[in-house]
RNA sequence: AAGACCCCACGCGGAAGAGACCGGCGGAUGUUUCGACAUUUCGCCGGCGCCGAAGGCGCAACCGCCCCGGAAACGCUCAGGCCCAUGGACCGCGAGGGGAUGA
Numbered sequence: 001a002a003g004a005c006c007c008c009a010c011g012c013g014g015a016a017g018a019g020a021c022c023g024g025c026g027g028a029u030g031u032u033u034c035g036a037c038a039u040u041u042c043g044c045c046g047g048c049g050c051c052g053a054a055g056g057c058g059c060a061a062c063c064g065c066c067c068c069g070g071a072a073a074c075g076c077u078c079a080g081g082c083c084c085a086u087g088g089a090c091c092g093c094g095a096g097g098g099g100a101u102g103a
Base pairs, nucleotide, nucleotide: 003101005099006098007097008096010094011093012092013091014090019048021047022046023045024044025043026042027040028039029038030037031036049082050081051080055078056076057075058074062070063069064068
């Protein structure tokens, strides 16, 4: 120095769960006796039910430099989410940056 190892960000691919719930308002469309009614894959608010794999918090096996810290896919659901899309822990591949070891 390369490389095994660790961390970070980037690109690509895979990636679960749970109401297309109810109500109100608005938008669009259709009907209309122009009062309003119906539909809707759109937006906002409220309500109840639910999910855990962004994040956050908690306990702990365990680990450490053992005062005190680090700690989960476990738990809580504040946040987030419950057609699709988006997001998504984690996994794989690629090329970078840093650390550490190093003939």
Record summary:
Predicted 3D model of a 103-nucleotide RNA (Glycine riboswitch aptamer) from a Hyphomicrobiales bacterium. It was read from a public genome assembly, where an Rfam model found it. The model forms 91% of the base pairs in the Rfam consensus. The prediction has a mean pLDDT of 77.